[in-house]
């Protein structure tokens, strides 16, 4: 000076005033089945986030039966661990980038079937000879060749995303894994690792193109809806048609119940009030285990629970960063993000002015 | 708050990974005294962005954007 990774903070802070909203507690009124309820009004003390987001996973809770079998249909797919679980982390192995720290892959299976490979191109998958290159033969030609035909080649042009191992050296009439020799590839013993997987020997001229985010096929895994789940009371109304077994919102077995049962369609009525509803896979320190990731164990702590929906303005003061003016000291103007709980959690992903610690790698200079 | 679907041309929409289409609409021509109707001819596309897989994406896969729509109780 330039990068590379982790981890954290984020209405900058403090103070005063006025105001929201729920808690607990004191007064004063109503009522009251004498335990409380409601209403004002004082006091204390609590009140958005890293993403509350999108709703992309996985739970947890609640009802459907206690969630069972199959089949269909969805998810995910290097190996190994953490977890309640997971498409999520964590450490590693292979591929790919990168001097480098590192970054970064939906990365099983194309020698189980099918299928697709447009266009060019001769050929596109148990290929294929278009142009060349050798070669034979017949014709003409004084010659050099030049026409026709028959072979042989796959080296070198061309197509093309992709032409059936790659460089070289030798060989051949021209060539060719024909032969070597180095990589690459398949197979086999060993060693090393739980494993993916590496690393040494040895064989073997080389078979096996690509696509599975085509269809399959292996292996795990998932029953189905979502707090407007569901439960209690209260108010008030009108009933009428048509299906049909219902629970089950894929379909079959089964299990339960068996019509005071369940869908539709039209049409009536309430558009209150309680429970779930915040203490929980909880959240910060510390010892130990472990590379981590995450676990055991002590210790402290309580951290919003609203229901047309609260979290909010005002001023002082001191910080930041910008711009201007001043010789200075300082002065004055201006900024400060993305966002907003709504049953509660782990994760991903995307939105975002800024700021702080730490460890790392490259290059200059000393 | 929950739960689904859709975005292709000026509007409504088709579209099986290899050429982006259809109808109305719009322009010019023709036909008519004129005009509609018709008939010929054309014009116009960021297949909602933005990455990814394939040689190849409007089509598969991801993550955004921007739009519809359905879900309270009681008899």
């Nucleotide at each position: 000076g330039g990068a590379g990774g982790u981890g954290c903070c984020g209405a900058g802070g403090u103070g005063a005033u006025c105001g929201c909203u729920g808690g607990c507690g004191g007064c004063u009124g109503c009522u009251c089945u004498c335990g409380g309820g409601c209403a004002g009004u004082c006091g204390c003390g609590g009140g958005a986030g890293g993403a509350a987001a999108g709703u992309c996973c996985g739970a947890g809770c609640u009802c459907c039966a206690c969630a069972g079998g199959g089949c269909a249909g969805g998810g995910u797919g290097c190996u190994g661990g953490c977890u309640a679980a997971c498409g999520g982390c964590c450490a590693g192995u292979c591929g790919g980038g990168g001097u480098g720290a590192c970054c970064u892959g939906c990365a099983g299976g194309a020698a189980a079937g099918u299928g697709c490979c447009a266009c060019a191109g001769a050929g596109a998958a148990c290929a294929g000879a278009c142009c060349g290159c050798c070669u034979c033969c017949g014709g003409c030609g004084c010659g050099a060749g030049c026409c026709g035909g028959g072979g042989g080649u796959a080296a070198g042009g061309g197509u093309g995303a992709a032409a059936a191992g790659g460089u070289g050296c030798g060989g051949u009439a021209a060539g060719a894994g024909c032969g070597c020799a180095c990589c690459g590839c398949u197979c086999g013993u060993c060693u090393g690792g739980u494993g993916a997987c590496a690393g040494a020997c040895g064989a073997g001229g080389c078979a096996c193109g690509g696509c599975a985010a085509a269809c399959c096929c292996c292996a795990c895994c998932c029953g189905g809806a979502g707090c407007a789940a569901g439960a209690c009371c209260a108010u008030g109304c009108a009933g009428g048609g048509g299906g049909c077994g219902c629970g089950u919102g894929g379909c079959c077995c089964g299990c339960g119940u068996c019509a005071u049962g369940c869908c539709c369609c039209c049409g009536g009525g309430u558009u209150g009030g309680u429970c779930g509803c915040u203490c929980g896979a909880g959240c910060g320190c510390g010892c130990c285990g472990g590379c981590a990731a995450c676990g055991u164990c002590g210790c402290g702590c309580c951290u919003a629970g609203a229901g047309g929906a609260a979290u909010g303005a005002u001023c002082a003061c001191c910080a930041g960063c910008g711009g201007g003016c001043g010789c200075g000291a300082g002065c004055c103007c201006g900024c400060g993000a993305c966002a907003g709980a709504a049953c509660u959690c782990g994760g991903c992903u995307u939105a975002c002015c800024g700021g702080c610690a730490c460890c790392u790698c490259c290059g200059g200079c000393g | 708050g929950g739960g689904c679907g859709c975005u292709u041309a000026g509007c409504u929409c088709a579209g099986c990974g290899g050429g982006a289409g259809a109808g109305c609409a719009c322009u010019g021509c023709c036909u008519u005294c004129a005009c509609a109707c018709g008939g010929c001819a054309g014009g116009g596309g960021u297949c909602g962005c933005u990455g990814g897989u394939u040689c190849a994406a409007u089509c598969c896969c991801a993550g955004c954007a921007g739009c519809g729509c359905c879900c309270a109780c009681c008899a």